[in-house]
Context: one part of a larger RNA
RNA sequence: UGACGGGGACCCGCACAAGCGGUGGAGCAUGUGGUUUAAUUCGAAGAUACGCGCAGAACCUUACCAACCCUUGACAUGUCUGUCGCGAGUUUAGGAAACUAGACUUUUCGGUUCGGCCGGACAGAACACAGGUGCUGCAUGGCUGUCGUCAGCUCGUGUCGUGAGAUGUUGGGUUAAGUCCCGCAACGAGCGCAACCCCUAUGAAUAGUUACCUGUGUCUAUUCAGACUGCCCUUCGGGGAGGAAGGCGGGGAUGAUGUCAAGUCCGCAUGGCCCUUACGCCUAGGGCAACACACACGCUACAAUCGCGUUGACAAUGCGCCGCGACUUCGCAAGGAGAAGCAAAUCGCGAAACAACGCGCCAGUUCAGAUUGGGGGCUGCAACCCGCCCCCAUGAAGGAGGAGUUGCUAGUAACCGCGUAUCAGCAUGGCGCGGUGAAUACGUACCCGGGGCUUGUACA
Numbered sequence: 001u002g003a004c005g006g007g008g009a010c011c012c013g014c015a016c017a018a019g020c021g022g023u024g025g026a027g028c029a030u031g032u033g034g035u036u037u038a039a040u041u042c043g044a045a046g047a048u049a050c051g052c053g054c055a056g057a058a059c060c061u062u063a064c065c066a067a068c069c070c071u072u073g074a075c076a077u078g079u080c081u082g083u084c085g086c087g088a089g090u091u092u093a094g095g096a097a098a099c100u101a102g103a104c105u106u107u108u109c110g111g112u113u114c115g116g117c118c119g120g121a122c123a124g125a126a127c128a129c130a131g132g133u134g135c136u137g138c139a140u141g142g143c144u145g146u147c148g149u150c151a152g153c154u155c156g157u158g159u160c161g162u163g164a165g166a167u168g169u170u171g172g173g174u175u176a177a178g179u180c181c182c183g184c185a186a187c188g189a190g191c192g193c194a195a196c197c198c199c200u201a202u203g204a205a206u207a208g209u210u211a212c213c214u215g216u217g218u219c220u221a222u223u224c225a226g227a228c229u230g231c232c233c234u235u236c237g238g239g240g241a242g243g244a245a246g247g248c249g250g251g252g253a254u255g256a257u258g259u260c261a262a263g264u265c266c267g268c269a270u271g272g273c274c275c276u277u278a279c280g281c282c283u284a285g286g287g288c289a290a291c292a293c294a295c296a297c298g299c300u301a302c303a304a305u306c307g308c309g310u311u312g313a314c315a316a317u318g319c320g321c322c323g324c325g326a327c328u329u330c331g332c333a334a335g336g337a338g339a340a341g342c343a344a345a346u347c348g349c350g351a352a353a354c355a356a357c358g359c360g361c362c363a364g365u366u367c368a369g370a371u372u373g374g375g376g377g378c379u380g381c382a383a384c385c386c387g388c389c390c391c392c393a394u395g396a397a398g399g400a401g402g403a404g405u406u407g408c409u410a411g412u413a414a415c416c417g418c419g420u421a422u423c424a425g426c427a428u429g430g431c432g433c434g435g436u437g438a439a440u441a442c443g444u445a446c447c448c449g450g451g452g453c454u455u456g457u458a459c460a
């Protein structure tokens, strides 16, 4: 100087408390451990791994396994030789395919000094080399998590100290804040804080198509105004007026110096090491989907604040031509057949909770929907391993979940549906969107994490 203390005093945070909803029990979905396996590819490991890399494992992906093949190689550059169109399509035999051996069709390349000169493509040979998701994240770059959006971390000059270092940055107040004020051997400055950026709440101007439907009221878009302790009171804590909005109005982006030899060599890049008829490459098949178990994030329930039937209403974000598909028609339905419009403020995809009426009367039930049998639909070369959906039948556990544990302070929690990326198909996950819309916060003793001051230390 730090770090630590079941030292002290001070201060914060959904940290506790006060509340509301969960989780831990059940079934299922997903991830992980374990076990199994020819293989169940690899990584992630307290917080900061475990619906994580994966924003889509039937083939492909794919890195794994067993098997059939190839050896200048699936891919790049260079040298030599040969063929000139290359290529594409059809097809025969063998084969699981890769591939091997043929047959047929189509088009006969560009420049040109007319020289098999140059370019380009393909084939062959040999060699330089290619190739490696092989190892090392403790050799690295880049990127990321975390403490933490916590208020801190430093520098120049000066001063003090033999020195390490101190001072500044401590103190008195104040703040969300090292925010600001006052004081002070310090005076200044930098990275952080804040502000500048984006969205949103109000108004105005302008423009109005394709919106609304007849005047700019809604809406869309651009620009501007507006909030600054500006005004009033004050016991300086705070209160009030005006206002759409008031004391940072709400939300986002933004993450200092550093910590964890944190994570990633399997995104990419890269040093070193290793493989080179294989640790490279091709193919078809299997596996990543196994299942006595254990854990983690979730979904659906256990019902009457509910379930079912009929009828009626109200969104927003987005997306659409290999697409969205109105409407008609067939089908109980998933869906099929036809088909208008729309490269979209024009056309299309579109709510549910809710409300009204009726049934169910507390029961493993008109609750719940797992599991299984049968029949069908869709995507795709192909749904056996191993997709999703519909119908009929079946109708399991589940009676509100022990110790424990978790999220949330307002348009939040909770409940309700909708959209979208990935994607042929596949969503209870991710990222967004709107609808309905609470309860509680006395307080800071305690648990957890953090900040500054001070004290002890045999620790660095």
Base pairs, nucleotide, nucleotide: 001460002459003457004456005455007454008453010451011450012449013448015444016443019408020407021406022405023404026300027299028298030296031295032294033293034291035290042053043052064286065285067283070280073129077128078127079126080124081123082122083121084120087106088105089104090103091102092101093100094099109119110118111117131275132274134273135272136271140269141268142264143263144262145260147258152191153190154189155188156187157186158167159166160165171182172181173180197252198251199250200249202225203224204223205222206221207220208219228246231240232239233238302401306360307359308358309357310356311355312354318349319348320347323342324341327338328337329336330335367398372393373392374391375390376389377388378387414436415435416434417433418432419431420430

Small-subunit ribosomal RNA, 3' major domain from a freshwater metagenome, 460 nucleotides, folded computationally. The RNAcentral record of the full RNA draws on SILVA. The coordinates come from a structure-prediction model, not an experiment, and the mean pLDDT is 81. Its Rfam family is "Bacterial small subunit ribosomal RNA".